[in-house]
Context: one part of a larger RNA
RNA sequence: GCCUACGAGUUGCUCUUCACUAGCAAGGUUAAGGACUUAAGGUCCGUUAGCCGUAGCGAAAGCGAGUCUUAACAGGGCGAAUAUAGUUAGUGGAGGCAGACGCGAAACCUUGUGAUCUACCCAUGGCCAGGUUGAAGUGAUGGUAACACAUCAUGGAGGACCGAACCGAUAAGCGUUGAAAAGCUUCCGGAUGAGCUGUGGGUAGGGGUGAAAGGCUAAUCAAACUAGGAAAUAGCUCGUACUCCCCGAAAUGCCUUUAGGGGCAGCGUGGAAAUAAAGUCUUACGGAGGUAGAGCUACUGAUUGGAUGCGGGGGAAGCGAUUCCUACCAAGUCCUGACAAACUCCGAAUGCCGUAAGAUAUGUUCUGCAGUGAGCCUGCGGGUGCUAAGGCCCGUGGACGAGAGAGGGAGAACUCAGACCAUCAGCUAAGGUCCCCAAAUAUGUGUUAAGUUGAUAAAACGAAGUUCGGUCGCAUUGACAGCCAGGAUGUUUGCUUGGAAGCAGCCAUUCAUUUAAAGAGUGCGUAACAGCUCACUGGUCGAGCGACUGGGCAUGGAAGAUACUCGGGCAUCAAACACAUUACCGAAGCUAUGGAUUUAUAUAGUUAAUAUAUAACUGGUAGGGGAGCAUUCUAACUGCGUUGAAGAAGGAGCGACAAGCCCUAUUGGAGCGGUUAGAAAAGCAAAUGUAGGC
Numbered sequence: 001g002c003c004u005a006c007g008a009g010u011u012g013c014u015c016u017u018c019a020c021u022a023g024c025a026a027g028g029u030u031a032a033g034g035a036c037u038u039a040a041g042g043u044c045c046g047u048u049a050g051c052c053g054u055a056g057c058g059a060a061a062g063c064g065a066g067u068c069u070u071a072a073c074a075g076g077g078c079g080a081a082u083a084u085a086g087u088u089a090g091u092g093g094a095g096g097c098a099g100a101c102g103c104g105a106a107a108c109c110u111u112g113u114g115a116u117c118u119a120c121c122c123a124u125g126g127c128c129a130g131g132u133u134g135a136a137g138u139g140a141u142g143g144u145a146a147c148a149c150a151u152c153a154u155g156g157a158g159g160a161c162c163g164a165a166c167c168g169a170u171a172a173g174c175g176u177u178g179a180a181a182a183g184c185u186u187c188c189g190g191a192u193g194a195g196c197u198g199u200g201g202g203u204a205g206g207g208g209u210g211a212a213a214g215g216c217u218a219a220u221c222a223a224a225c226u227a228g229g230a231a232a233u234a235g236c237u238c239g240u241a242c243u244c245c246c247c248g249a250a251a252u253g254c255c256u257u258u259a260g261g262g263g264c265a266g267c268g269u270g271g272a273a274a275u276a277a278a279g280u281c282u283u284a285c286g287g288a289g290g291u292a293g294a295g296c297u298a299c300u301g302a303u304u305g306g307a308u309g310c311g312g313g314g315g316a317a318g319c320g321a322u323u324c325c326u327a328c329c330a331a332g333u334c335c336u337g338a339c340a341a342a343c344u345c346c347g348a349a350u351g352c353c354g355u356a357a358g359a360u361a362u363g364u365u366c367u368g369c370a371g372u373g374a375g376c377c378u379g380c381g382g383g384u385g386c387u388a389a390g391g392c393c394c395g396u397g398g399a400c401g402a403g404a405g406a407g408g409g410a411g412a413a414c415u416c417a418g419a420c421c422a423u424c425a426g427c428u429a430a431g432g433u434c435c436c437c438a439a440a441u442a443u444g445u446g447u448u449a450a451g452u453u454g455a456u457a458a459a460a461c462g463a464a465g466u467u468c469g470g471u472c473g474c475a476u477u478g479a480c481a482g483c484c485a486g487g488a489u490g491u492u493u494g495c496u497u498g499g500a501a502g503c504a505g506c507c508a509u510u511c512a513u514u515u516a517a518a519g520a521g522u523g524c525g526u527a528a529c530a531g532c533u534c535a536c537u538g539g540u541c542g543a544g545c546g547a548c549u550g551g552g553c554a555u556g557g558a559a560g561a562u563a564c565u566c567g568g569g570c571a572u573c574a575a576a577c578a579c580a581u582u583a584c585c586g587a588a589g590c591u592a593u594g595g596a597u598u599u600a601u602a603u604a605g606u607u608a609a610u611a612u613a614u615a616a617c618u619g620g621u622a623g624g625g626g627a628g629c630a631u632u633c634u635a636a637c638u639g640c641g642u643u644g645a646a647g648a649a650g651g652a653g654c655g656a657c658a659a660g661c662c663c664u665a666u667u668g669g670a671g672c673g674g675u676u677a678g679a680a681a682a683g684c685a686a687a688u689g690u691a692g693g694c
Stems, first nucleotide, its partner, number of pairs: 001694006011098003015095010027052003033045005056063002066078004101239002104236001108229003112225002119203009128193001130162003133158001137154006166190003171186004205221001207217003242628006252265005266372002268369006279360009293346001294344002300340002305335004311329002313326005375400001377398008405416003420595004425591003431585003434569003440582001442581006453571002461556002465553010482540005488513003494506002519534001523532002596618001598616007629683001631680010647667002650664002653661002
């Protein structure tokens, strides 16, 4: 992992409540117990037990259709009055008390068992090859006044040295479903000591022991193990078993020692009732309002530039009063521009309220049963944040959630569209039509040369890319570009300067003359000159040229992580982009044909079941409701079986749906069905489920 078996809403209660069924009914009903009787069981007592109901109010005494509060005949609260309905059983849906759908803690407490492992202690024993070093003491000699001291011997100390046994465990490798639930190999530490070790004994669980690591206390230790309390508790996790049909949510508000749990409300579903149309939509009319927008010499606040300049600062004059000046600041006023969630002289659209008409079919109340109370993405309006986030918080739509199908390369949410079933029929939506790939290598006119692009990430800025416009100039009295020629004189203007001559800098009547034209000079250049060039003019040439500006498509700007790449191949008057047109493809949409379910209405049917017709409907998680199938046993009736029961394993059929049912060649070898009721140890794919097998 698979197969087989087992495996989870049960049972009890003189508890509570609701629905249905049945009995009796202003009443209903017996309990324990007893008598009679029976196959189970039943009948009758138990009725001056008890319980519920028929009366309420008050804390109560108590009073009573009233009562309580109160001084009250007031007011108010709860009742009565109008409408009588209860009660006892059964079944079912919920709740309560019990283990209460099943499995699951870590823990807590009580009684015991453990020191044969290990920690420490007590008693009594045992063990430590070999080699080295050479303390004290002592002796001799020397030495001293005597000591001291020195040398040489002797001696054999040490938590001394090297190193086996023994005890340990430094490093690496191997081993890691191991040879081993801690080992093996090599290296390594101690090895006469606080050493190692045998045997016997002691200390026990909030206790021991600990050269102290929360270590050890029998492969278990921040409180051992065993049995019990015990099915502890678990707002937590997981699991919770056959089918079909109808409806179908929520992830919100308030409160919560509350935030992943609950209570009430909201939203779902089943039943009942009343009203008689309340609900929803559209249109019209009538309202309240201060948002979007807009505006501000209409307020509050903020604010651009200008004009004027109250007042102030600075300077000057004056003994002072005061006067004068100003590239300063600046009130107020005027002109101009412009801002605001907590500004408004104004002011929509929507939405909201009301009335009417039309359309549609909801809406409301009571009651049984819920689930939900983690939401999420997207469009729009906002807050917060960085006008960041697949961010956080609101509002308002849509989707997903609980929604399949088509498109989008692939994708919960985007676009299209809501799947009852069948069909080798048709039409379309979004989106597409060269090939992959169904359908146009369609038509017409342009654009793009960048493979731009081909449903994709991009800006400021740069740029005689190209195309289509607009405005203004020049041009056969010859434009623009090219080529040929000129481009002079006063003058090296003046000043400055070492120099300044068109060309460092300053000044200006930047002037005048000769001219076809030529600046007191456009740019190079020189130390200064020189030189080159331009403006300007003539000639040559012969038709358009130039400046500014707007749009389209391209271009640079342009760096990313699995794989270059539009999904790919590939595509250039296109298979790109723009505009226009016509065909076609394309979905579970719509249609066609056949069939089914549910609901409503009508008809038939005594009611009902049911049948027919018409219309609408039939996605679905949590969840509510309805109808069935199967298994085991019981009762009644009725059947099968050695001429072969159940079971097994194949095959065929039926139920125009399902759970399922039925027949049977074969095997098997003794029991087993059908109908109608009843009762449940009543259905497995999951629980790291339990047991067995493979």
A computed fold for a 694-nucleotide part of an RNA from a Bacteroidia bacterium, annotated as large-subunit ribosomal RNA, domain II. The prediction has a mean pLDDT of 82.